[in-house]
RNA sequence: GGCUCGUUGGUCAAGCGGUUAAGACACGGCCCUUUCACGGCUGUAACAGGGGUUCGAUUCCCCUACGAGUCA
Repeated sequence: GGCUCGUUGGUCAAGCGGUUAAGACACGGCCCUUUCACGGCUGUAACAGGGGUUCGAUUCCCCUACGAGUCA
């Protein structure tokens, strides 16, 4: 340098055109408990950046950045 794949809360991770972006761990609050832990309820927090297609993009296409694999 070519090709392929990936990038979603603090971490892991589902979603593959339409709704409020699911869940787990972590964190905050409340309940429980003599207290802690466990358990229950609840809350905060995310689509790598830019452009295009579309009535509508996390999702499809292109470029860029970063990472992984592979070929030379």